[in-house]
Context: one part of a larger RNA
This record gives sequence, structure tokens and C1' cells, in this order.
RNA sequence: CCUGCCCUGGACAGAAAGACCCUAUGAAGCUUUACUGUUCCCUGGAACUGGCUUUGGACUUUUCUUGCACAGCUUAGGUUUAAGGCGAUGAAGGCCCCCUUCCAGGGUGGCCCGAGCAUCAGUGAGAUACCACUCUAGAAGAGCUAGAACUUAACUUUGUGUCAGGACCUACGGGCCAAGGGAUAAUCUCAGGUAGAUAGUUUUUAUGGGGCGUAGGCCUCCCAAAAGGUAACGGAGGCGUGCAAUGGUUUCCUCGGGCCGGACGGAGAUUGGCCCUCGAGUGCAAAGGCAAAAGGGAGCUUGACUGCAAGAUCCACGCGUCGUGCAGGGACGAAAGUCGGCCUCAGUGAUCCCACGUUGCCGAGCGGCAGGGUCGUCGCUCAACGGAUAAAAGUUACUCUAGGGAUAACAGGAUGAUCUUCCCCAAGAGUUCACUUCAACGGGAAGGUAAUCAAACCUCGAUGUCGGCUCUUCGCCAACUGGGGCUGUAGUAUGUUCCUGGGGUUGGGAUGUUUGCCCAUUAAAGCGGUACGUGAGCUGGGUUCAGAACGUCGUGAGACAGUUUGAUCCAUACCUGGUGUGGG
Repeated sequence: CCUGCCCUGGACAGAAAGACCCUAUGAAGCUUUACUGUUCCCUGGAACUGGCUUUGGACUUUUCUUGCACAGCUUAGGUUUAAGGCGAUGAAGGCCCCCUUCCAGGGUGGCCCGAGCAUCAGUGAGAUACCACUCUAGAAGAGCUAGAACUUAACUUUGUGUCAGGACCUACGGGCCAAGGGAUAAUCUCAGGUAGAUAGUUUUUAUGGGGCGUAGGCCUCCCAAAAGGUAACGGAGGCGUGCAAUGGUUUCCUCGGGCCGGACGGAGAUUGGCCCUCGAGUGCAAAGGCAAAAGGGAGCUUGACUGCAAGAUCCACGCGUCGUGCAGGGACGAAAGUCGGCCUCAGUGAUCCCACGUUGCCGAGCGGCAGGGUCGUCGCUCAACGGAUAAAAGUUACUCUAGGGAUAACAGGAUGAUCUUCCCCAAGAGUUCACUUCAACGGGAAGGUAAUCAAACCUCGAUGUCGGCUCUUCGCCAACUGGGGCUGUAGUAUGUUCCUGGGGUUGGGAUGUUUGCCCAUUAAAGCGGUACGUGAGCUGGGUUCAGAACGUCGUGAGACAGUUUGAUCCAUACCUGGUGUGGG
């Protein structure tokens, strides 16, 4: 040097487009008081579906009756017409029967008899003298209708009744017969209600991972770097209106504070003087304004107009903002003039659709309609506020797919708030004395270990996670052993500090534990790094799949850095690395 046997530290070794986490206007299972359907079911109408009679209820209609406050010939329902109407085809009256009654009467029917009722006076209202309509209560007749009862012929159930033509029908069926039910039931159809029984779906975004929380539109200030603009889950606050005067115009005025004086009277009411000069006020936040006031009064009023609009401004677009001037018809003012809301900047919502008003518009052959259009207006916390639909919540550890180291959990790297160690200054403690020792308030470095935060750079087509076992190696900031210095070192035992990493650094109990606690020793029972060393070395007790249970939460499916029990740890080493030992 070549080649065997053996061990696995590395090749972020192999295996499986990570199952954890996030994203997707992805999927699926399941749940429910998510949304919208469908079915079962319930109720009702119509059809199949016929008959006659009785009963009682509602409605309509015909005829008829009924109606009494007081006054008043009387038992006056209301209104109208009206001076005449009815009557030998039998009025008033008398007798008998029935109904009603306020006991006075009213009405129907039968018999006898034979000629009578209104307009006047009283009354709010005048004649049942007469005609018509109508109200209250009721009678009789007719029609229609829901209910109850009855019936049988549809329909239906049963028959070990009977028949069957070549056997049998006590297999299912058929004919006839008998019995039960019966216009019900069953069926079809149309509506209303109603079961996650079933189906299709929805269940937002931002986010120093996601979830929980918070936010999503508009206005003011700072950030914002002296034009404009400018981000963050940066720092502060407001708005979702108000006002018929708090608008327009003409005209007048000056606020607020301090000091001093003056009865009650005071810090503060009304009053006088001096000083400051805008500090007051402006419907409301803030900012910018404002005293020729935009602030405070008074008079008259409605421009808080109609049709427009040169030109600017802001802007991806859609929006938004300002506006000389013209026409019409006005308000105030003597006039010049001012006025298309308010000191300004918030007080808001596109499109579709419906509705209301208007209209010299269209009108399916024509004339009209219906309907539509123009103009004006109304209806959205569509607030996730450029608004996906008129209409929508959850769960998945039973899960799946596409992806992501664009984004989390382990480890690494960076940083070092925090942590550990050291140094500087030295107030003070130490009887005195800062520095034997301890050291406040502060300052400066180093390290990258335990635990927290922060960040998200490699890895999600996989870097296996706690602890234990086994087996190394390294650092020193030195617990033991060795050698020195100082001392508030007499000695012993300590304290502090310098050099030194050679060696060593125990055995047990409970716990998955690291840690911590305890027992007994020891010279001592060090602190750390090594992917919190080490699972292609072992284990698998814990964490972290699928089963099950408890507690709690949830309507539920299910959930829980709560608990309990159970649960597959792959591999023949190619390269490199390594110990020992063979062969050439």
C1' cells in the first nucleotide's frame, strides 16, 4: 500500500412531495335553536262519491205580525207622498175559540147584523185615512249550506260457504252467495304547518406564526425630515349630528382677568376708577382662524332659491372641493352692495329593485289602457362602511389534498433586554481605620451556560422530542488534592487572593422526571460545553395519533400546558471515520 472480520461519529445518511403548525374565497366526516331546500308525518279543500227523510244552527228571500216616557180623543218605531182612501165581493158593533200583553189593549179565524173612517185643539214630530222604503223583536213558507242520524248500489274487509267445463284450489287468485264496514276509508292532487330524518352550502380579513383580544368608514393634531404626499397592532382625541334660528341682510356694541373703593354682599350678583391687551367667546373634538370682528344685541325677512356655468383644485378610476359670471323671480339696505345655509375642516353609502309626486315622452294594426321612460324625492349600523346573496353557524385526536421553512413548535446561527462573572469610583459598616473582610449610588467590560423575552436567517419532496443506561472528549469562572501572598493569621479551624485542569469527584429512598427533598458516607460528593453530547448504540416511564373513562366547559359534534389506563422504535454499512486482529 492492497484486501478481510468488527463498531457506527459523520455523509444535515436511507425510507415516506411532514401526519405537528400555517395558507387555500381546497375536500370530506360529524353536529346544531347557521341558511335554504326535500321527504316522512299532521291538518284542511277538490276528485273517485250516491239516495231519501228527520233534527237542530247560520245566511238569503217572500208574506205577515210587533213597537205603550209625559201631555194628548189612543199603545204615535223612523222618513216620504198625500186630501182623499177603503167599503153590499159586507164598514162600525155584538157572541165564541186561539196567540200576545205594560192587564189598558192589540192581532187571526168563525157566526149574527147592516154603514162607517181622516184634515180642527193639544205635540219636538200628525194620522194604521192611503201608498212606498226601512229599523227592533218574532212567526210561517221557499232556497242554499257546515253538522248529527238513517240507507245501499260505488268502494272496502272476511269466509274450513259454494262452483269451476279433464286433476286440484284448506297455494294465490276468479264467478256466485253470506256477513261486517260504508259514501267514511284507501288512492291521486292542491295548500298550510312540521323532524339534521336527509341534501347542498356558508361559517371574513388584517395580525412580528395562528388562536384569544383589538381593529376595518369619516374628521383633527403629532410622527412627517420648513411645498404637497408619506408606514406601523406608533402616540392623543372625536363623528354617524344640531339649529326655522344658532340662516339672510341692515345697523349698533366689545370680551376676559388683576388691584382698589362702595349698605346687606361673602372668592363670586349690581356699581365707579386704574392696569394687562385679546388671555373671553365661537352648538360639539382638535388644529388653523377671528376685535372693519367670524364674538354679543336689535329691526325686517326666507337666497337653507330655479336653470346654468368660464375656470381651478384633488385625483388610478369612481367620488370629492372651490367658483367669477348669465337668465328668472326675490330678501335686506337710502345706496354701493350682500345673499345658491351656518368661522372652516367630520355628521356618511355606489348599483339594482320597490314606492310617491310630476311630465309637450313611448304605447306591439289604429284609438285608449296596462306597462315603461324623463325630472324630483323616499326606503340599507349593506358599520367587514368600493357594499359577493333577499337569505348562512360550529367541530374534526377519524381525517384527506395542494403547498409553505413566504409561517410556528425542537435544535443551530445572529442580538444580549434579562442572566452569570470580572473590573473602576468609594458614601458607609468594620470600637478607631474606605480597601483583612463586606460594600450602597453609579460606570466599564467579558461570556453565550440554566430560565424568560425578542427576532424569524438554513431546514416542513422530514435536522426524530424529555429523562435514564452506555461511552467519550473539552473549558476553567477551582468544591477536593498540590504550592504561594495578605489577614481584624497565637495554635486548630477559617476568610480572601494568585498559580495549577495531573488525578479523582460515592451508595441508597419516593418521583417518568432534569431539578429539588431525605438517609448514610466521603478528601470532595465542582460548574459547564459537546445538535439542552450520545435512539442507522439501547430503553420508551413522560410528552404527542387512533380505544376508553373522570372532572370542567359546550344545546351538540367535541375540547382542556387538567387527570387516568392502553398502545408496532425499521435496516444485510457503499463512502468516510475508528479499535483490535488476520491474509497478501